[in-house]
């Protein structure tokens, strides 16, 4: 300031923007006691004149009252912040370099004369106005001469030479006036110091710096002129640009500091813009002059005039924004005046604005209450609003209304009068709870929660973030919380920020050590002792205004507000004491630093000359077809002889091994050999020197690779360009070829991950260990091992540091001294400028505009076309399959009135559905009913209802006719039915509101806790680690000990068995029997069945292995190392699946989106695609016969035999069976036969028709089966892909659920026949573990980078355009100062005195000189076509 919203008072407080324009009124006047006149008024006097009178004129005194002369004031007081970085300002000093009116105080004086002007007056002068010409005439405290001179001045003196005024009174006397002198107040002036940024502004300055003399000022001074020299300033930042009044304070902070400068006080500027003098003590003047500009609206007779609110009010107008065209001189205060008095928008009041600070009130205590009403929530019970209202008592503070009523007041006056605020402020009564509470917020942060609407939309929001249909964040509602007459928003300024770090930060990886030296300036600097006494340090004087703030206390009812004193004011100047510390002066020493001679090390640097190996080229012999290359290959090369190979020779780089975390050099860097020159370090010695250091802004050298320029050299290699490949593409990687360049000379550039990402000197502080080079000791014959010591270059590690990782005598610790460099990430090391380059480019180096973060080191998982080591029918091996046909089913699609919906990689697709011909049925069309097909509950009825008839109807349903209810205590109850309410119902929508259940990873071996220990910590350790395992199983070891959930075990089948029991199964031995038969007694041995047990534990042996755990191998034994199968699924992952199984929030539907109501149609409808299967393509086969051996199941709306009919399905029939008791013929294999020898077949069955076959109300869309005809594809499947490792695959029948019946070739189970292979773990897939690397955490189906296209912001260049600002050169020059002239024009004062003189003025001249004008060029600021990047 804006918004909502507003009871009352005190006290402060209010144009911050346009120093933008300004209508009206007022803001500075007084003096009559300085003076001449003038108006007026009184009063007396006098009758000459006018009048009846009154009166009038004159006179005379007397009062008011002023245009002009004159004097003092108008330079105070008031406003404002434009300029101004400066002696402006602060704060201390100087002034012997100065002024000073009014005031005190003090000396001496006030004498005698002049000339003249304004006003009034006259003008037949000019004008409209403003304003003026001329004429005659008059006064002073106006002006001007003379005396006098205590005193000033000015001289060495002597002398000289300068002043006035009166006024009032009867009077005393009082006010003045002149000349000085003091002091007091106010001022100029000069210095020390101290306070803004900016180097992308480094040079600057000609009166500039100083000297002499002159002039000019109140005064000093280049202040100003002449002359004469060349200075001043400046990196301690000149000059220049920007921006600003300055201080005392003020707000903020613990302080240091940091911002700021409103109000009140000092102090400066300034007064429409710009220059300039004049009066005057005192301006170079806010309401004064004069001139130039610009505006300006106002007068005008058009010729000209006339203004200046940053003074109080006010108005526009630009602005988010700032008051009334108010009262009084009654205090305080200033001007003039003897005075009375006048003047005062200074002031003192009151007004307006919630602008701010302070203070009061909008009631107090009962009570209703076992908590009204009404709002809001609600599990419907109740809970909160809430003692809150209500209702009764009290109280009156504010506001109301009556009444009374101060002080601030003092002086002045004989008396009397005389208050703006104001009847304000205070008392006293009176009566009414009447007249006074909003605003923000309620997800965190931050006190305060719930309904409803909304539905990523409206919003909201300082951050973080809310909202997508259950929002404590939106709105809107109840409650709550916080202030409180004010609450909220914005915007400033401190603070919290140790986040510019003086107090009080940091540069190995976060942001920050110049690529390295050398070295100027600063900074710092060894011991010792004298003296000083600069900085420091005591003490004391002076100052440090006053207001503020502090502190004790006064006074307004408290408080703000005011009033006293007190301390403070850390500041700066003088005076003085001390000398430990700095610092100076002169001395003095050797531990720091250099010297000096010796000695070994060394790719250190720089020129000469050699050297042998290999590419490669020339040349010559051998040889012949290929080289070469690469993941393959092409380009190339080669029959003109390549490549391979012997000899010769040419040339040109580079130096194999020795080579070593070895060795040197500042640093870049430095490697064949030899000699010349030359550097530094090191080690003993210990001679001489006597702090000579240390560090380094700027400056100067050096300084990879690559570029550039100029001459050489050119074997290899190798940017660009071409060439064949790869690829979609391939301007790239891999090839075959090549030109600068790579080398070498002279410049030339100046960067690099120039790195230890770790500036450079010194000095301290535990250690090990091995190495390069000196020295030194002990022993030795002489040495090596060994000791000890110096200097380097290394690895581990201790304390200590560290964010952490790391760093640790070569520190990143401890300390000290200098330098450099940082302050969120982008924009950007870029842009404009400057330097410096030949040019590439180097270097110095911003903003706008954007984001909410960028980043360091570390942990966990997760990825890896990263690496270990292991695992799984994961590949490998083998066996049959699936992708081809037909069919069967299931999805997609298209199609349809409907062709219901779910499920969709693996882990949706023979799936939910273990049975869509109606029914199911959710789907569609049609016809219907509506408390409803279903459940509760009231309430009225009671004989319409059911049911049976009958109408028409496809049925439901509807009409319509007939008319039945139980028990009873006789009171009702119950059950039926209608009717009306409540509700019923929804396979309607959300699996992303959910429970349950389920799939998947994965029967993988995981996953976790306690407790200790580790880390700042997340988190780690246990769970790594080496061995073994199916296995986080177990062993060993271990700062880890221990546990839980998985894993194994415990459970169920199945293999062997003791024992026990023995029907319906069994039948050995006795007995009967039949044609055969456990068909009958009977047994109780066998086989079965049921049960309780046993049995296997690496429990024995030998081997390996750490005396381990386990593994290999064996005995026995049905069975061996988990014995084979099952059931059993850790924590969690997919918002994985299901609201159509059931349950449920919520939202929708209610003559409908309900009806378990109906009919008949669809879920089966077909160009096509794909899943799962089934039956094949055939002789290991296909058909026929007679034969043989299971198991596990299930039967009452069931299973159904014997025996009869049908070619068959089937039928007829009805023993037995609720079941170890009855029914049911397993097949394939095996026999033997036929086909016959490979065909579309005696193969293969689709298709297509018949049935007096079943089933069922029904078989037409749309069932199943039989029989005869018919005889479709297909001859083993393309790319590609699932499954299984032993009673397993392949194959072969048999049941069983669901069902009336069936599309089952499915799903689930049982049995019978029965193989092959597995080197191995390189790859493909999946997984667990340990390790790595990460800019990934939605976690590779992550992140993420440029270009391109559209949109929009800011902001650079740029052709040209437009304006600003200052210097600098000329050119004009207004007013005015000084100065020059002033003959000819004009003057009273003095001298003459006749005329003149002497002075004076107008005028003119010259210097300076605003304002204007031309030019060059500098700086700075807007536009802009196009363009660049962000």
């Nucleotide at each position: 300031a804006c918004g909502c919203u507003g009871g009352c008072g005190g006290c402060g407080u209010g144009g911050a923007u346009a120093a933008c324009a300004c209508a009206u009124g007022c803001a500075a006047g007084u003096c009559g006691a300085a003076g001449g006149g003038g108006a007026g008024a009184a009063u007396u006097g006098c009758u000459a004149u006018c009048u009846u009178g009154c009166g009038a004129a004159u006179a005379a005194u007397u009062c008011u009252c002023u245009a002009g002369u004159g004097a003092c004031g108008c330079a105070c007081g008031g406003g404002u912040g434009a300029g101004u970085a400066a002696c402006a300002c602060g704060u201390g000093a100087g002034u012997a370099a100065c002024c000073u009116g009014c005031c005190u105080c003090u000396u001496a004086u006030u004498g005698g004369g002049g000339g003249a002007u304004a006003g009034a007056c006259c003008u037949g002068c000019g004008a409209a106005a403003c304003c003026g010409g001329g004429g005659a005439u008059u006064a002073a405290u106006a002006c001007c001469g003379c005396a006098u001179a205590c005193a000033a001045u000015u001289g060495a003196a002597a002398g000289a030479u300068c002043a006035a005024a009166c006024c009032a009174u009867c009077a005393a006397u009082g006010c003045g006036c002149u000349a000085g002198g003091a002091g007091a107040u106010g001022g100029g002036c000069u210095c020390g110091c101290g306070g803004c940024c900016u180097a992308u502004u480094a040079g600057u300055u000609a009166a500039u710096u100083g000297g002499u003399g002159a002039g000019g000022u109140a005064a000093c001074g280049g202040c100003u002129c002449a002359c004469c020299a060349a200075g001043g300033c400046g990196a301690u930042g000149a000059c220049g640009g920007g921006u600003a009044c300055c201080c005392g304070g003020u707000c903020u902070g613990a302080a240091a500091g940091g911002a700021u400068g409103u109000c009140c006080g000092g102090c400066c500027a300034c007064a429409c813009u710009g220059g300039a003098a004049c009066u005057g003590a005192c301006a170079c003047a806010c309401g004064g002059u004069c001139c130039a500009g610009a505006c300006a609206u106002c007068c005008u007779a058009c010729g000209g005039g006339u203004g200046g609110c940053a003074g109080c009010a006010u108005u526009c107008u630009a602005g988010a924004a700032u008051c009334a065209u108010u009262c009084a001189c009654a205090a305080u205060g200033g001007g003039g005046g003897c005075a009375a008095c006048c003047c005062u928008g200074a002031u003192g009041g009151g007004g307006c604005g919630a602008c701010g600070c302070c203070g009061c009130g909008u009631g107090a205590g009962g009570g209703a209450a076992u908590g009204a009403a009404g709002g809001u929530c609600u599990u419907c019970g109740g809970a909160u609003u809430g003692u809150a209202a209500a209702c009764g008592c009290c109280u009156g503070u504010c506001a109301u209304g009556u009444g009374g009523g101060a002080g601030c007041a003092a002086a002045u006056u004989a008396u009397a009068a005389a208050g703006a605020u104001a009847g304000a402020a205070c008392c006293a009564c009176a009566a009414c709870a009447g007249g006074a509470a909003u605003a923000g917020a309620c997800g965190g942060c931050u006190a305060a929660c719930u309904c409803u609407g909304u539905g990523c939309c409206a919003u909201c929001u300082a951050c973080c973030a809310c909202g997508g249909u259950a929002g404590u964040a939106c709105a809107g509602a109840u409650g709550u919380c916080u202030c409180a007459a004010g609450c909220g928003u914005u915007g400033u300024u401190c603070g919290g920020a140790a986040u510019c770090a003086c107090u009080g930060g940091g540069c190995g990886u976060a942001g920050a050590g110049c690529g390295u030296g050398c070295g100027u300036a600063u900074g710092c600097u060894g011991u010792u002792a004298c003296g000083u006494a600069u900085g420091g340090c005591g003490u004391g004087u002076g100052u440090g205004a006053g207001a503020a703030g502090c502190a004790u206390g006064g006074a307004c009812u408290c408080a703000u507000c005011c009033c006293c004193u007190g301390g403070a004011u850390u500041g700066c100047a003088c005076a003085u004491g001390a000398u430990a510390c700095u610092g100076c002066c002169a001395g003095a020493c050797u531990a720091g630093a250099g010297u000096a001679a010796u000695g070994g090390a060394u790719g250190g640097g720089g020129a000469a000359c050699c050297g042998g190996a290999a590419u490669u080229c020339u040349c010559u012999g051998u040889g012949u077809a290929g080289c070469a290359g690469u993941g393959a290959a092409a380009u190339g090369c080669g029959u003109a002889g390549a490549u391979a190979u012997c000899g010769a020779g040419a040339g040109g780089a580079a130096c194999a091994g020795u080579c070593g975390u070895g060795g040197c050099g500042a640093a870049g860097a430095c490697g064949g050999g030899u000699u010349c020159c030359u550097g530094g370090a090191c080690a003993g010695u210990a001679a001489g020197c006597g702090a000579c250091g240390c560090u380094g802004a700027g400056g100067c050298a050096c300084g990879a690779a690559g570029a550039c320029c100029a001459g050489g050299a050119g074997a290899g290699u190798g940017a660009a360009a071409g060439g064949g490949a790869u690829u979609a593409g391939a301007u790239a990687c891999a090839c075959a070829c090549g030109u600068a360049g790579u080398c070498u000379u002279g410049g030339c550039a100046g960067u690099a991950a120039a790195c230890g990402g770790u500036g450079c000197a010194c000095g301290c502080g535990u250690g090990g260990u091995g190495u390069g080079c000196g020295g030194g000791g002990a022993a030795u014959c002489g040495a090596c091992c060994c000791c000890c010591u110096g200097c380097g270059a290394g690895c581990u590690g201790g304390a200590g540091c560290u964010a952490a990782c790391g760093c640790g005598c070569u520190a990143a610790g401890c300390g000290u001294g200098c330098c450099g460099c940082u302050u969120g990430g982008g924009g950007a090391g870029u842009c404009c400028g400057g330097u410096g380059g030949c040019a590439a480019g180097a270097u110095u180096a911003a903003a706008a505009c954007u984001c909410a973060a960028a980043g360091a080191a570390a942990u966990u998982g997760u990825c890896g076309g990263g690496g270990a080591a292991c695992c799984g029918c994961a590949c490998a091996a083998g066996c049959g399959g699936u992708g081809g046909a037909g069919u069967a089913u299931g999805u997609g699609g298209a199609u349809u009135a409907a062709u219901u919906a779910g499920a969709u990689g693996c882990a949706a697709c023979g799936u939910g559905a273990a049975g869509a011909a109606c029914u199911u049925u959710a789907c569609g069309u049609g016809g219907g009913c509506c408390u409803g097909a279903c459940a509760u509950g009231u309430a009225a009825u009671g004989a319409a209802c059911a049911a049976c008839a009958u109408g028409a109807g496809a049925a439901a349903g509807c009409a319509u006719g007939c008319g039945a209810c139980u028990a009873u205590u006789c009171g009702g109850a119950g059950g039926c039915g209608u009717u009306a309410c409540a509700c019923a119902g929804g396979a309607u929508c959300u699996g992303c509101a959910u429970g349950g259940c389920c799939g998947u990873c994965g029967u993988c071996a995981g996953c976790u806790c306690g407790u200790g220990u580790c880390a700042u910590g997340a988190g780690a350790u246990g769970u790594u680690u080496g061995g073994a395992u199916a296995a986080g199983u177990c062993c060993a070891g271990c700062a880890a000990c221990g546990a839980g959930c998985g894993c194994a075990a415990c459970c169920c089948g199945u293999g062997u068995u003791c024992c026990c029991a023995g029907u319906u199964a069994c039948c050995a031995g006795c007995a009967c029997g039949u044609c055969a038969a456990g068909g009958u007694g009977g047994g109780g041995a066998c086989u079965c069945u049921g049960g309780c047990g046993a049995g296997a534990c690496u429990g024995c042996c030998c081997a390996g292995a750490u005396c381990a755990a386990c593994u290999g191998g064996g005995a026995g034994g049905a069975a061996g190392g988990u014995g084979g199968g099952g059931a059993a699924g850790a924590g969690g992952u997919c918002a994985g699946g299901u609201c159509a199984g059931u349950a449920u929030g919520g939202c929708c539907c209610u003559u409908a989106u309900g009806c378990g109501g109906c009919a008949g149609g669809g879920c089966u409808g077909c160009a096509c695609a794909c899943g799962u299967a089934c039956u094949a393509c055939a002789a290991u086969g296909c058909c026929c016969a007679g034969u043989a051996c299971a198991g596990a199941g299930g039967g009452g709306g069931c299973c159904g035999a014997a025996g009869c009919c049908g070619c068959g399905a089937g039928g007829c029939g009805g023993a037995g069976g609720a079941a170890a008791u009855c029914g049911a013929g397993a097949a394939a294999a095996a026999u033997g036969g036929c086909c016959a020898c490979c065909a579309g077949u005696u193969u293969g069955g689709a298709u297509c028709u018949a049935g007096u076959g079943g089933u069922g109300c029904a078989a037409g869309c749309c069932u199943c089966c039989u029989a005869c005809a018919c005889g479709a594809a297909g001859c083993u499947g393309g790319a590609a892909u699932a499954a299984g490792u032993a009673g397993u695959a392949a194959u072969g029948g048999c049941g069983c659920a669901u069902c009336a019946g069936c599309u089952a070739c499915g799903g689930u189970g049982c049995c019978g026949c029965g193989a092959a292979u597995a080197c191995g773990u390189u790859c493909c897939c999946g997984g667990g573990u340990g390790u790595u690397g990460u800019a990934c955490a939605c976690a590779c189906c992550g992140c993420c980078c440029g270009u391109c296209a559209c949109a929009u912001c800011a902001u650079g260049g740029a052709a040209a355009c437009c304006g600003g600002u200052g210097g600098c050169a000329c050119c004009c020059g207004a007013a005015g100062u000084a100065u020059c002239u002033g003959a000819a024009a004009c003057c009273a004062a003095c001298c003459a005195c006749a005329a003149g003189g002497a002075g004076g003025c107008a005028g003119g001249g010259u210097c300076c000189u605003a304002a204007g004008g031309u030019g060059a060029g500098a700086c700075u600021g807007g536009u802009a076509a196009c363009u660049g990047g962000g």
Molecule: small-subunit ribosomal RNA
Organism: uncultured organism